Context: one part of a larger RNA
RNA sequence: UUGGGCCUAAAGCGUCCGUAGCUGGCCGAGCAAGUUCGUCGGGAAAUCCACGCGCUCAACGAGCAGGCGUCCGGCGGAUACCAUCCGGCUUGGGACCGGAAGACUUGAGGGGUACGUCCGGGGUAGGAGUGAAAUCCUGUAAUCCUGGACGGACCACCAAUGGCGAAAGCACCUCAAGAAGACGGAUCCGACAGUGAGGGACGAAAGCUGGGGUCUCGAACCGGAUUAGAUACCCGGGUAGUCCCAGCCGUAAACGAUGCCUGUUAGAUGUGGCGCAGACUACGAGUCUGCGCUGUGUCGAAGUGAAGACGAUAAACAGGCCGCCUGGGAAGUACGUCUGCAAGGAUGAAACUU
Numbered sequence: 001u002u003g004g005g006c007c008u009a010a011a012g013c014g015u016c017c018g019u020a021g022c023u024g025g026c027c028g029a030g031c032a033a034g035u036u037c038g039u040c041g042g043g044a045a046a047u048c049c050a051c052g053c054g055c056u057c058a059a060c061g062a063g064c065a066g067g068c069g070u071c072c073g074g075c076g077g078a079u080a081c082c083a084u085c086c087g088g089c090u091u092g093g094g095a096c097c098g099g100a101a102g103a104c105u106u107g108a109g110g111g112g113u114a115c116g117u118c119c120g121g122g123g124u125a126g127g128a129g130u131g132a133a134a135u136c137c138u139g140u141a142a143u144c145c146u147g148g149a150c151g152g153a154c155c156a157c158c159a160a161u162g163g164c165g166a167a168a169g170c171a172c173c174u175c176a177a178g179a180a181g182a183c184g185g186a187u188c189c190g191a192c193a194g195u196g197a198g199g200g201a202c203g204a205a206a207g208c209u210g211g212g213g214u215c216u217c218g219a220a221c222c223g224g225a226u227u228a229g230a231u232a233c234c235c236g237g238g239u240a241g242u243c244c245c246a247g248c249c250g251u252a253a254a255c256g257a258u259g260c261c262u263g264u265u266a267g268a269u270g271u272g273g274c275g276c277a278g279a280c281u282a283c284g285a286g287u288c289u290g291c292g293c294u295g296u297g298u299c300g301a302a303g304u305g306a307a308g309a310c311g312a313u314a315a316a317c318a319g320g321c322c323g324c325c326u327g328g329g330a331a332g333u334a335c336g337u338c339u340g341c342a343a344g345g346a347u348g349a350a351a352c353u354u
Base pairs, nucleotide, nucleotide: 004325005324006323007308008307012322014202015201016200017199021195022194023193025089026088027087028086030084034081035078036077037076038075039074040073041072042071048066051063053061054060092192093189094188095187096185097184098183104178105177106176107175108174109173110172111155112154115151116150117149118148119147120146121145122144126137127136163170164169207248208247209246210245211244212243217241221237222236223235224234259321260320261319262318263317264316267299268298269297270296271295272294273293274292275291276290277289278288279287280286303310304309327354328353329352336347337346338345339344
């Protein structure tokens, strides 16, 4: 190893790209390295076993035959599989073309309400807030009504159980550039593939550096309440931040707590995209129905599971490759190393205890 697991018990890297490695479609031919068969040789002695022998017996010793000896080499044969080499194929994969869908990305331009401030007009005693209050604003005229200017942030309705993206994530409108997937094709290449240790790229929020911006909200902080206290919950303010540009950080319950790829295994019913067919037609990229492919949901047979549940988007049945787990605590700590401006991150124990 045969022969454990990873949705929720410990355990799937946050996501993707990709090096080595591992794994790898169909047909034919060569070779014979792996494999396999035959034969020859090597495979020390001791040890072991059988037999008889020698020490008075035995242990022990010597003799002879056998066995053991993972295995190695020579020669000859086999060729299904594996490797290799040659030729071919198209189903895997890729390319090209076509019309369509999309909050996919980046950049630019434009818009909308609300909010805040300021200015003008009207108007006069409260406004705001709460469980109730107070702090607070207001006679230098608030709140309220009305006309305007400026500013930054955001993008109601549409909106979905909807769409796109590898994930993080993405939503006012228009334009430009770029990218990906699905569908359809009577086109092309011809196994070019899968996974992926190291490695690289991307990666919410918060945080950090420099510069800008600052409407709202708002850690810290200051008041007012509440309370036995109230370093809180409630109220009034309010700095960092929240926004933009450039650069770091590299973590999240980064979750479907479910790695990626391929094949196989009942159905039912929504919904997005594309195609085909039929019916209807106010003929319009129109309406309805069915079918195929591809996404995304719900229910569910078999099966699986400790159960909850999962069930063609598997947690079913199999194969390939990677990552990870091995009682609780100490501890994601210490030490060391790498990394970062720092905060920290990555890797990651033990004593002891139970």